[in-house]
RNA sequence: GCGGUGGUGAUGUAGUCGCAGCAUUCGAGCCUUCCAAGCUCGCCGCCCGGGUUCAAAUCCCGGCCGCCGCA
Numbered sequence: 001g002c003g004g005u006g007g008u009g010a011u012g013u014a015g016u017c018g019c020a021g022c023a024u025u026c027g028a029g030c031c032u033u034c035c036a037a038g039c040u041c042g043c044c045g046c047c048c049g050g051g052u053u054c055a056a057a058u059c060c061c062g063g064c065c066g067c068c069g070c071a
Base pairs, nucleotide, nucleotide: 001070002069003068004067005066006065007064010024011023012022013021018054026042027041028040029039030038047063048062049061050060051059
């Protein structure tokens, strides 16, 4: 340099153009003599720019970063 693949809360991960979900963490409450465990609730997220579309995490183009392969 070329090709492939991925980028989603603090962490891991799902997501078929139509409300961003789950688990852990964190905060509050319930329970308990206390702690742990359990239960309920809450906070926090789509790598960046542009395009298509009524509507984009999702499709297209470019960029950046990680991984794999080729040279």

A computed fold for a 71-nucleotide RNA from an archaeon, annotated as transfer RNA. The RNAcentral record of the sequence draws on ENA. It matches the Rfam family "tRNA".